[in-house]
């Protein structure tokens, strides 16, 4: 340098072009003598910039980051 794959919540992952979700974690409340378990609730989000579309995490282009392979 080229090809392929990936980048989404604190972590691990999911998501048919139509309100972004789950598990674990964090915080608040309940429960307890106090904790744990359990119950109720909350916060936190799609790598960047363009394009297509009524509508983009998803499709297209370029760039950035990571991994594998080729040279």
């Nucleotide at each position: 340098g080229g090809u392929u794959c990936g980048g989404c919540a604190g972590c691990u992952c999911g998501a048919g072009g139509g309100u972004c979700g789950a598990g674990c974690g964090u915080c608040c409340g309940g429960u307890u003598g106090a904790a744990g378990c359990c119950c109720g609730g909350a916060a936190u989000g799609u790598g960047a910039a363009g394009g297509u579309u009524c509508g983009a995490g998803u499709c297209c282009u370029u760039c950035c980051c990571g991994a594998a392979c080729c040279a």
A computed fold for a 71-nucleotide RNA from a Deltaproteobacteria bacterium, annotated as transfer RNA. RNAcentral holds the sequence, with entries from ENA. Its Rfam family is "tRNA". The source organism's lineage runs through Bacteria, Pseudomonadati, Myxococcota and Myxococcia.